[in-house]
A computed fold for a 73-nucleotide RNA from an uncultured archaeon, annotated as transfer RNA. Model confidence (mean pLDDT): 82 of 100.

RNA sequence: GGGGUUAUGGUCUAGCUUGGUACGAUUCGCGCUUAGGGAGCGCGCGACCCCGGUUCAAAUCCGGGUAACCCCA
Repeated sequence: GGGGUUAUGGUCUAGCUUGGUACGAUUCGCGCUUAGGGAGCGCGCGACCCCGGUUCAAAUCCGGGUAACCCCA
RNA backbone atom coordinates (compact mmCIF):
# COMPACT_ATOMS: atom_id res chain seq x y z
P G A 1 -0.96 3.76 3.56
O5' G A 1 -0.80 2.80 2.32
C5' G A 1 -0.67 3.35 1.02
C4' G A 1 -0.67 2.25 0.00
C3' G A 1 -1.92 1.36 0.00
O3' G A 1 -2.99 1.92 -0.73
C1' G A 1 0.00 0.00 0.00
P G A 2 -4.48 1.62 -0.31
O5' G A 2 -4.70 0.11 -0.77
C5' G A 2 -4.72 -0.22 -2.15
C4' G A 2 -4.94 -1.70 -2.34
C3' G A 2 -6.15 -2.29 -1.63
O3' G A 2 -7.37 -2.05 -2.31
C1' G A 2 -4.26 -3.67 -1.25
P G A 3 -8.70 -1.93 -1.47
O5' G A 3 -8.97 -3.41 -0.95
C5' G A 3 -9.27 -4.44 -1.89
C4' G A 3 -9.31 -5.80 -1.22
C3' G A 3 -10.33 -5.97 -0.11
O3' G A 3 -11.66 -6.15 -0.57
C1' G A 3 -8.28 -6.90 0.57
P G A 4 -12.87 -5.73 0.38
O5' G A 4 -12.90 -6.87 1.50
C5' G A 4 -13.14 -8.21 1.14
C4' G A 4 -12.98 -9.12 2.33
C3' G A 4 -13.86 -8.79 3.53
O3' G A 4 -15.19 -9.28 3.40
C1' G A 4 -11.65 -9.20 4.25
P U A 5 -16.38 -8.51 4.08
O5' U A 5 -16.24 -8.89 5.62
C5' U A 5 -16.35 -10.23 6.03
C4' U A 5 -15.99 -10.37 7.50
C3' U A 5 -16.75 -9.45 8.45
O3' U A 5 -18.05 -9.91 8.76
C1' U A 5 -14.45 -9.42 8.97
P U A 6 -19.19 -8.87 9.06
O5' U A 6 -18.80 -8.26 10.47
C5' U A 6 -18.75 -9.09 11.63
C4' U A 6 -18.06 -8.38 12.77
C3' U A 6 -18.72 -7.08 13.25
O3' U A 6 -19.84 -7.32 14.09
C1' U A 6 -16.39 -6.78 13.08
P A A 7 -21.01 -6.21 14.15
O5' A A 7 -20.39 -5.04 15.03
C5' A A 7 -19.89 -5.31 16.34
C4' A A 7 -19.32 -4.05 16.97
C3' A A 7 -20.35 -2.93 17.20
O3' A A 7 -20.04 -2.24 18.42
C1' A A 7 -18.58 -2.15 15.83
P U A 8 -20.80 -2.60 19.73
O5' U A 8 -22.32 -2.29 19.36
C5' U A 8 -22.75 -0.96 19.10
C4' U A 8 -24.24 -0.83 19.31
C3' U A 8 -24.74 -1.30 20.67
O3' U A 8 -24.57 -0.31 21.66
C1' U A 8 -26.12 -2.22 18.98
P G A 9 -23.79 -0.63 22.99
O5' G A 9 -24.97 -0.56 24.06
C5' G A 9 -24.66 -0.50 25.48
C4' G A 9 -25.69 0.36 26.17
C3' G A 9 -25.63 0.31 27.69
O3' G A 9 -25.78 1.63 28.22
C1' G A 9 -27.81 -0.29 26.93
P G A 10 -24.40 2.43 28.47
O5' G A 10 -23.76 1.56 29.64
C5' G A 10 -22.51 1.95 30.18
C4' G A 10 -21.97 0.86 31.08
C3' G A 10 -21.75 -0.48 30.38
O3' G A 10 -20.53 -0.53 29.67
C1' G A 10 -22.88 -0.82 32.42
P U A 11 -20.44 -1.38 28.28
O5' U A 11 -20.60 -2.89 28.76
C5' U A 11 -19.56 -3.53 29.51
C4' U A 11 -19.91 -4.99 29.75
C3' U A 11 -20.33 -5.77 28.52
O3' U A 11 -19.22 -6.21 27.75
C1' U A 11 -21.87 -6.18 30.25
P C A 12 -19.39 -6.34 26.12
O5' C A 12 -20.36 -7.60 25.92
C5' C A 12 -19.90 -8.89 26.24
C4' C A 12 -21.01 -9.92 26.16
C3' C A 12 -21.75 -10.02 24.84
O3' C A 12 -21.02 -10.73 23.84
C1' C A 12 -23.31 -10.04 26.58
P U A 13 -21.25 -10.32 22.27
O5' U A 13 -22.79 -10.59 21.99
C5' U A 13 -23.29 -11.92 21.95
C4' U A 13 -24.80 -11.94 21.87
C3' U A 13 -25.43 -11.40 20.58
O3' U A 13 -25.36 -12.36 19.52
C1' U A 13 -26.63 -10.60 22.46
P A A 14 -25.57 -11.85 18.00
O5' A A 14 -27.16 -11.76 17.83
C5' A A 14 -27.94 -12.91 17.88
C4' A A 14 -29.41 -12.61 17.71
C3' A A 14 -29.79 -11.91 16.43
O3' A A 14 -29.87 -12.80 15.33
C1' A A 14 -30.91 -10.91 18.26
P G A 15 -29.51 -12.28 13.83
O5' G A 15 -30.54 -11.07 13.59
C5' G A 15 -31.91 -11.34 13.42
C4' G A 15 -32.70 -10.05 13.39
C3' G A 15 -32.34 -9.10 12.27
O3' G A 15 -33.03 -9.44 11.07
C1' G A 15 -32.46 -7.91 14.31
P C A 16 -32.19 -9.91 9.73
O5' C A 16 -31.51 -8.56 9.23
C5' C A 16 -32.32 -7.43 8.91
C4' C A 16 -31.50 -6.36 8.23
C3' C A 16 -30.69 -6.84 7.02
O3' C A 16 -30.63 -5.80 6.06
C1' C A 16 -29.24 -5.99 8.67
P U A 17 -31.77 -5.82 4.90
O5' U A 17 -31.39 -7.11 4.03
C5' U A 17 -30.17 -7.15 3.31
C4' U A 17 -29.92 -8.54 2.80
C3' U A 17 -30.98 -9.11 1.89
O3' U A 17 -30.81 -8.66 0.55
C1' U A 17 -30.38 -10.72 3.51
P U A 18 -32.12 -8.60 -0.43
O5' U A 18 -33.24 -7.88 0.43
C5' U A 18 -34.27 -7.15 -0.23
C4' U A 18 -35.45 -6.93 0.69
C3' U A 18 -35.09 -6.34 2.07
O3' U A 18 -36.13 -5.47 2.50
C1' U A 18 -36.20 -8.39 2.35
P G A 19 -36.10 -3.97 2.05
O5' G A 19 -36.12 -3.19 3.41
C5' G A 19 -35.17 -3.53 4.46
C4' G A 19 -35.29 -2.52 5.57
C3' G A 19 -36.70 -2.31 6.10
O3' G A 19 -36.63 -2.01 7.50
C1' G A 19 -35.90 -0.28 5.22
P G A 20 -37.67 -2.80 8.47
O5' G A 20 -38.73 -1.68 8.84
C5' G A 20 -38.34 -0.53 9.61
C4' G A 20 -39.56 0.21 10.12
C3' G A 20 -40.66 -0.67 10.68
O3' G A 20 -41.28 0.00 11.77
C1' G A 20 -41.51 0.59 8.88
P U A 21 -41.04 -0.56 13.24
O5' U A 21 -41.91 0.45 14.15
C5' U A 21 -41.41 1.72 14.54
C4' U A 21 -41.39 1.83 16.06
C3' U A 21 -40.37 0.91 16.73
O3' U A 21 -39.83 1.57 17.89
C1' U A 21 -42.56 0.38 17.48
P A A 22 -38.34 1.09 18.33
O5' A A 22 -37.74 -0.11 17.42
C5' A A 22 -38.17 -1.45 17.58
C4' A A 22 -37.03 -2.36 17.93
C3' A A 22 -36.80 -2.56 19.44
O3' A A 22 -37.69 -3.57 19.92
C1' A A 22 -34.73 -2.19 18.36
P C A 23 -37.77 -3.97 21.48
O5' C A 23 -37.24 -5.47 21.46
C5' C A 23 -37.99 -6.48 20.80
C4' C A 23 -37.33 -7.82 20.98
C3' C A 23 -36.93 -8.21 22.38
O3' C A 23 -38.03 -8.66 23.16
C1' C A 23 -35.18 -8.74 20.89
P G A 24 -37.98 -8.43 24.77
O5' G A 24 -36.89 -9.47 25.26
C5' G A 24 -37.14 -10.87 25.18
C4' G A 24 -35.87 -11.66 25.37
C3' G A 24 -35.17 -11.50 26.71
O3' G A 24 -35.78 -12.23 27.75
C1' G A 24 -33.59 -11.40 24.96
P A A 25 -35.56 -11.74 29.26
O5' A A 25 -34.04 -12.09 29.59
C5' A A 25 -33.61 -13.45 29.58
C4' A A 25 -32.10 -13.53 29.72
C3' A A 25 -31.51 -12.87 30.96
O3' A A 25 -31.64 -13.69 32.13
C1' A A 25 -30.25 -12.27 29.07
P U A 26 -31.87 -12.94 33.55
O5' U A 26 -30.50 -12.21 33.85
C5' U A 26 -29.30 -12.95 34.02
C4' U A 26 -28.08 -12.02 34.02
C3' U A 26 -28.10 -10.91 35.05
O3' U A 26 -27.71 -11.35 36.35
C1' U A 26 -27.46 -10.03 32.95
P U A 27 -28.29 -10.56 37.61
O5' U A 27 -27.57 -9.14 37.58
C5' U A 27 -26.16 -9.05 37.75
C4' U A 27 -25.69 -7.63 37.54
C3' U A 27 -26.35 -6.57 38.41
O3' U A 27 -25.79 -6.53 39.72
C1' U A 27 -26.25 -5.81 36.19
P C A 28 -26.75 -6.22 40.97
O5' C A 28 -27.29 -4.74 40.70
C5' C A 28 -26.39 -3.64 40.72
C4' C A 28 -27.11 -2.36 40.29
C3' C A 28 -28.39 -2.04 41.05
O3' C A 28 -28.12 -1.41 42.31
C1' C A 28 -28.76 -1.79 38.74
P G A 29 -29.14 -1.70 43.52
O5' G A 29 -30.44 -0.86 43.15
C5' G A 29 -30.39 0.57 43.12
C4' G A 29 -31.74 1.14 42.75
C3' G A 29 -32.92 0.61 43.51
O3' G A 29 -33.08 1.23 44.78
C1' G A 29 -33.43 0.61 41.22
P C A 30 -33.74 0.38 45.99
O5' C A 30 -35.28 0.27 45.60
C5' C A 30 -36.07 1.45 45.53
C4' C A 30 -37.46 1.12 45.01
C3' C A 30 -38.19 0.02 45.73
O3' C A 30 -38.77 0.41 46.97
C1' C A 30 -38.40 -0.31 43.42
P G A 31 -38.92 -0.68 48.14
O5' G A 31 -40.08 -1.63 47.62
C5' G A 31 -41.41 -1.15 47.46
C4' G A 31 -42.28 -2.14 46.73
C3' G A 31 -42.47 -3.49 47.40
O3' G A 31 -43.44 -3.45 48.45
C1' G A 31 -42.03 -3.80 45.10
P C A 32 -43.35 -4.53 49.62
O5' C A 32 -43.78 -5.90 48.94
C5' C A 32 -45.11 -6.08 48.45
C4' C A 32 -45.27 -7.43 47.79
C3' C A 32 -44.92 -8.62 48.67
O3' C A 32 -45.97 -8.97 49.57
C1' C A 32 -43.94 -8.90 46.54
P U A 33 -45.60 -9.39 51.02
O5' U A 33 -44.83 -10.77 50.87
C5' U A 33 -45.49 -11.90 50.28
C4' U A 33 -44.49 -12.99 49.98
C3' U A 33 -43.63 -13.43 51.16
O3' U A 33 -44.31 -14.37 51.99
C1' U A 33 -42.27 -13.08 49.25
P U A 34 -44.30 -14.11 53.57
O5' U A 34 -42.80 -14.38 53.99
C5' U A 34 -42.24 -15.67 53.86
C4' U A 34 -40.83 -15.69 54.37
C3' U A 34 -40.61 -15.02 55.71
O3' U A 34 -40.96 -15.88 56.79
C1' U A 34 -38.94 -14.30 54.19
P A A 35 -41.79 -15.26 58.02
O5' A A 35 -40.75 -14.27 58.76
C5' A A 35 -41.23 -13.30 59.69
C4' A A 35 -40.07 -12.69 60.44
C3' A A 35 -38.93 -12.22 59.57
O3' A A 35 -39.13 -10.88 59.11
C1' A A 35 -38.09 -13.59 61.30
P G A 36 -38.89 -10.56 57.54
O5' G A 36 -37.30 -10.57 57.45
C5' G A 36 -36.53 -9.53 58.07
C4' G A 36 -35.05 -9.88 58.06
C3' G A 36 -34.46 -10.20 56.71
O3' G A 36 -34.14 -9.05 55.95
C1' G A 36 -33.79 -11.83 58.26
P G A 37 -34.25 -9.11 54.34
O5' G A 37 -33.06 -10.09 53.91
C5' G A 37 -31.71 -9.67 54.03
C4' G A 37 -30.76 -10.81 53.81
C3' G A 37 -30.79 -11.47 52.44
O3' G A 37 -30.09 -10.72 51.46
C1' G A 37 -30.76 -13.14 54.09
P G A 38 -30.62 -10.72 49.93
O5' G A 38 -30.34 -12.20 49.45
C5' G A 38 -29.00 -12.69 49.29
C4' G A 38 -29.01 -14.16 49.02
C3' G A 38 -29.78 -14.63 47.79
O3' G A 38 -29.01 -14.51 46.61
C1' G A 38 -30.41 -15.95 49.63
P A A 39 -29.78 -14.07 45.21
O5' A A 39 -30.75 -15.29 44.90
C5' A A 39 -30.24 -16.56 44.53
C4' A A 39 -31.34 -17.60 44.53
C3' A A 39 -32.53 -17.29 43.63
O3' A A 39 -32.29 -17.65 42.27
C1' A A 39 -33.32 -17.91 45.75
P G A 40 -32.96 -16.72 41.08
O5' G A 40 -34.52 -16.88 41.28
C5' G A 40 -35.15 -18.14 41.09
C4' G A 40 -36.61 -18.08 41.49
C3' G A 40 -37.44 -17.00 40.80
O3' G A 40 -37.85 -17.40 39.50
C1' G A 40 -37.86 -16.93 43.10
P C A 41 -37.98 -16.30 38.30
O5' C A 41 -39.27 -15.47 38.70
C5' C A 41 -40.54 -16.11 38.78
C4' C A 41 -41.59 -15.19 39.33
C3' C A 41 -41.70 -13.84 38.66
O3' C A 41 -42.42 -13.88 37.44
C1' C A 41 -41.68 -13.53 40.98
P G A 42 -42.06 -12.83 36.26
O5' G A 42 -42.70 -11.47 36.76
C5' G A 42 -44.09 -11.35 36.94
C4' G A 42 -44.46 -10.02 37.56
C3' G A 42 -43.90 -8.79 36.85
O3' G A 42 -44.64 -8.44 35.69
C1' G A 42 -43.54 -8.57 39.15
P C A 43 -43.94 -7.69 34.43
O5' C A 43 -43.63 -6.23 34.98
C5' C A 43 -44.68 -5.35 35.33
C4' C A 43 -44.17 -4.11 36.03
C3' C A 43 -43.14 -3.29 35.26
O3' C A 43 -43.72 -2.48 34.25
C1' C A 43 -42.43 -3.56 37.49
P G A 44 -42.84 -2.08 32.96
O5' G A 44 -41.70 -1.12 33.53
C5' G A 44 -42.04 0.13 34.11
C4' G A 44 -40.85 0.79 34.78
C3' G A 44 -39.67 1.10 33.87
O3' G A 44 -39.88 2.30 33.11
C1' G A 44 -38.89 0.14 35.87
P C A 45 -39.12 2.46 31.69
O5' C A 45 -37.62 2.83 32.11
C5' C A 45 -37.34 3.97 32.89
C4' C A 45 -35.88 4.03 33.28
C3' C A 45 -34.91 3.93 32.13
O3' C A 45 -34.72 5.18 31.49
C1' C A 45 -34.24 2.48 33.89
P G A 46 -34.93 5.34 29.90
O5' G A 46 -33.52 4.89 29.29
C5' G A 46 -32.31 5.50 29.75
C4' G A 46 -31.16 4.52 29.63
C3' G A 46 -30.98 3.91 28.26
O3' G A 46 -30.28 4.75 27.39
C1' G A 46 -30.92 2.21 29.90
P A A 47 -30.82 5.07 25.90
O5' A A 47 -29.86 4.18 24.97
C5' A A 47 -28.46 4.44 24.95
C4' A A 47 -27.77 3.43 24.07
C3' A A 47 -28.07 3.56 22.57
O3' A A 47 -27.23 4.51 21.96
C1' A A 47 -28.26 1.29 23.27
P C A 48 -27.75 5.38 20.71
O5' C A 48 -27.88 4.31 19.53
C5' C A 48 -26.94 4.30 18.44
C4' C A 48 -26.47 2.88 18.23
C3' C A 48 -25.78 2.65 16.88
O3' C A 48 -24.76 1.64 17.09
C1' C A 48 -27.65 1.23 17.07
P C A 49 -23.62 1.34 16.00
O5' C A 49 -22.51 2.45 16.29
C5' C A 49 -22.00 2.62 17.62
C4' C A 49 -20.82 3.58 17.63
C3' C A 49 -20.96 4.80 16.74
O3' C A 49 -21.68 5.84 17.39
C1' C A 49 -18.90 3.77 16.29
P C A 50 -22.62 6.81 16.50
O5' C A 50 -21.58 7.77 15.77
C5' C A 50 -20.74 8.63 16.52
C4' C A 50 -19.83 9.43 15.60
C3' C A 50 -20.53 10.14 14.47
O3' C A 50 -21.09 11.38 14.88
C1' C A 50 -18.67 8.99 13.62
P C A 51 -22.46 11.90 14.13
O5' C A 51 -21.94 12.39 12.71
C5' C A 51 -21.07 13.50 12.61
C4' C A 51 -20.60 13.70 11.17
C3' C A 51 -21.71 13.80 10.14
O3' C A 51 -22.36 15.06 10.10
C1' C A 51 -20.02 12.38 9.34
P G A 52 -23.92 15.12 9.65
O5' G A 52 -23.89 14.73 8.10
C5' G A 52 -23.39 15.64 7.13
C4' G A 52 -23.17 14.99 5.80
C3' G A 52 -24.41 14.53 5.03
O3' G A 52 -25.11 15.58 4.42
C1' G A 52 -22.75 12.87 4.91
P G A 53 -26.72 15.38 4.10
O5' G A 53 -26.77 14.28 2.95
C5' G A 53 -26.21 14.54 1.68
C4' G A 53 -26.29 13.32 0.79
C3' G A 53 -27.69 12.80 0.50
O3' G A 53 -28.35 13.53 -0.51
C1' G A 53 -26.25 11.00 1.04
P U A 54 -29.96 13.64 -0.50
O5' U A 54 -30.48 12.17 -0.87
C5' U A 54 -30.19 11.59 -2.13
C4' U A 54 -30.72 10.19 -2.22
C3' U A 54 -32.19 10.03 -1.83
O3' U A 54 -33.05 10.34 -2.91
C1' U A 54 -30.87 8.36 -0.77
P U A 55 -34.32 11.31 -2.65
O5' U A 55 -35.29 10.41 -1.75
C5' U A 55 -35.80 9.19 -2.24
C4' U A 55 -36.44 8.39 -1.15
C3' U A 55 -37.45 9.13 -0.30
O3' U A 55 -38.72 9.23 -0.93
C1' U A 55 -36.01 7.87 1.09
P C A 56 -39.53 10.65 -0.80
O5' C A 56 -40.02 10.66 0.72
C5' C A 56 -40.59 11.83 1.29
C4' C A 56 -41.19 11.52 2.65
C3' C A 56 -40.26 10.76 3.60
O3' C A 56 -39.39 11.64 4.28
C1' C A 56 -42.36 9.70 3.54
P A A 57 -37.86 11.20 4.44
O5' A A 57 -37.96 9.94 5.43
C5' A A 57 -38.40 10.11 6.76
C4' A A 57 -38.60 8.76 7.44
C3' A A 57 -37.37 7.87 7.48
O3' A A 57 -36.52 8.19 8.55
C1' A A 57 -39.25 6.63 6.77
P A A 58 -34.94 8.15 8.31
O5' A A 58 -34.58 6.61 8.18
C5' A A 58 -34.92 5.69 9.20
C4' A A 58 -33.86 4.65 9.39
C3' A A 58 -32.51 5.20 9.85
O3' A A 58 -31.85 4.24 10.65
C1' A A 58 -32.24 4.18 7.77
P A A 59 -32.12 4.20 12.17
O5' A A 59 -31.10 3.10 12.73
C5' A A 59 -29.70 3.39 12.80
C4' A A 59 -28.90 2.12 12.76
C3' A A 59 -28.85 1.46 11.39
O3' A A 59 -27.82 1.99 10.58
C1' A A 59 -29.39 -0.14 13.05
P U A 60 -28.10 2.26 9.00
O5' U A 60 -28.49 0.82 8.43
C5' U A 60 -27.57 -0.25 8.50
C4' U A 60 -28.22 -1.55 8.04
C3' U A 60 -28.62 -1.54 6.58
O3' U A 60 -28.39 -2.81 6.00
C1' U A 60 -30.51 -1.93 7.95
P C A 61 -27.17 -2.98 4.96
O5' C A 61 -27.60 -2.03 3.75
C5' C A 61 -28.38 -2.53 2.67
C4' C A 61 -28.54 -1.47 1.60
C3' C A 61 -27.31 -0.65 1.29
O3' C A 61 -26.41 -1.32 0.42
C1' C A 61 -29.17 0.79 1.51
P C A 62 -24.80 -1.11 0.55
O5' C A 62 -24.58 0.34 -0.06
C5' C A 62 -24.86 0.61 -1.41
C4' C A 62 -24.56 2.07 -1.73
C3' C A 62 -23.23 2.60 -1.25
O3' C A 62 -22.15 2.25 -2.07
C1' C A 62 -24.94 4.14 -0.70
P G A 63 -20.69 2.04 -1.45
O5' G A 63 -20.22 3.53 -1.18
C5' G A 63 -20.03 4.43 -2.24
C4' G A 63 -19.63 5.80 -1.75
C3' G A 63 -18.49 5.84 -0.77
O3' G A 63 -17.22 5.70 -1.37
C1' G A 63 -20.22 7.23 0.00
P G A 64 -16.01 5.01 -0.57
O5' G A 64 -15.63 6.11 0.50
C5' G A 64 -15.27 7.43 0.06
C4' G A 64 -15.14 8.36 1.24
C3' G A 64 -14.28 7.86 2.40
O3' G A 64 -12.90 7.98 2.12
C1' G A 64 -16.28 8.78 3.25
P G A 65 -11.87 7.21 3.01
O5' G A 65 -12.07 8.04 4.36
C5' G A 65 -11.31 7.71 5.48
C4' G A 65 -11.90 8.45 6.69
C3' G A 65 -11.52 7.80 8.00
O3' G A 65 -10.22 8.22 8.40
C1' G A 65 -13.85 8.23 7.97
P U A 66 -9.19 7.05 8.83
O5' U A 66 -9.64 6.75 10.32
C5' U A 66 -9.86 7.81 11.23
C4' U A 66 -10.54 7.32 12.49
C3' U A 66 -10.01 6.01 13.03
O3' U A 66 -8.81 6.18 13.78
C1' U A 66 -12.36 5.95 13.01
P A A 67 -7.69 5.04 13.70
O5' A A 67 -8.29 3.89 14.64
C5' A A 67 -8.56 4.14 15.99
C4' A A 67 -9.35 3.02 16.61
C3' A A 67 -8.79 1.62 16.38
O3' A A 67 -7.73 1.30 17.27
C1' A A 67 -11.10 1.61 15.95
P A A 68 -6.60 0.27 16.81
O5' A A 68 -7.34 -1.14 16.98
C5' A A 68 -7.75 -1.59 18.27
C4' A A 68 -8.52 -2.90 18.15
C3' A A 68 -7.83 -3.99 17.35
O3' A A 68 -6.84 -4.68 18.09
C1' A A 68 -10.07 -3.82 16.68
P C A 69 -5.56 -5.25 17.31
O5' C A 69 -6.11 -6.53 16.55
C5' C A 69 -6.63 -7.63 17.26
C4' C A 69 -7.37 -8.59 16.35
C3' C A 69 -6.59 -9.12 15.17
O3' C A 69 -5.69 -10.17 15.52
C1' C A 69 -8.71 -8.44 14.45
P C A 70 -4.37 -10.38 14.63
O5' C A 70 -4.90 -10.99 13.26
C5' C A 70 -5.53 -12.26 13.23
C4' C A 70 -6.11 -12.55 11.87
C3' C A 70 -5.14 -12.49 10.70
O3' C A 70 -4.31 -13.65 10.60
C1' C A 70 -7.12 -11.37 10.11
P C A 71 -2.87 -13.57 9.86
O5' C A 71 -3.21 -13.44 8.31
C5' C A 71 -3.84 -14.50 7.61
C4' C A 71 -4.19 -14.08 6.20
C3' C A 71 -3.04 -13.59 5.34
O3' C A 71 -2.25 -14.64 4.81
C1' C A 71 -4.89 -12.15 5.08
P C A 72 -0.72 -14.38 4.47
O5' C A 72 -0.76 -13.42 3.21
C5' C A 72 -1.26 -13.87 1.98
C4' C A 72 -1.30 -12.76 0.96
C3' C A 72 0.02 -12.06 0.70
O3' C A 72 0.90 -12.80 -0.13
C1' C A 72 -1.69 -10.46 0.93
P A A 73 2.48 -12.69 0.06
O5' A A 73 2.82 -11.20 -0.39
C5' A A 73 2.64 -10.79 -1.74
C4' A A 73 2.85 -9.31 -1.90
C3' A A 73 4.19 -8.76 -1.39
O3' A A 73 5.24 -8.96 -2.30
C1' A A 73 2.44 -7.39 -0.62